[in-house]
Formats: sequence, structure tokens, C1' cells
RNA sequence: GCACGGGAGAGACCGGACACCAGCCGGCGCCGAAGGGGCAACUCCUCCCCGGAACCUCUCAGGCCACCGGACCGUGC
Repeated sequence: GCACGGGAGAGACCGGACACCAGCCGGCGCCGAAGGGGCAACUCCUCCCCGGAACCUCUCAGGCCACCGGACCGUGC
């Protein structure tokens, strides 16, 4: 890296039009485990510097029925 399996969180909120709607528009509220940013525990080194660096943090992105996605874990190659 590939295949299979497992895999959380947060409004199916309010209003509008619409025959209804989980879809559209506007509004407010929220989540963090794709990605991205930040600090830096830690790591590398004799030491310093440089480098790497979180599921910590920020919520830009993404997400808040289901589906999809999904860090990470297990098995096989």
C1' cells in the first nucleotide's frame, strides 16, 4: 500500500417556499477520528541546533436520519 471485518461524536433544530420530504434557501446551535493549522509531551543526537511528532488543541475544511466517509484496531498478502 491492497483486500475483508470492526469503527465514535454532534439538531431527522427553527423559519420559508413546496402536496410531502431526510432534498433546497436562510438562521442559530453543535461534533471531531478524512485532510489542514498550532503548541509540544515524546523521539533523534554526547549536548545544542536541525529533523520527525499526537486520537492534545484550533475548527479552515469536513461532519450533525440513513447512506457515503471515517483516525485507529484485527486478519491475510
A computed fold for a 77-nucleotide RNA from a soil metagenome, annotated as Glycine riboswitch aptamer. The RNAcentral record of the sequence draws on MGnify. Its mean pLDDT, the model's own confidence on a scale to 100, is 80.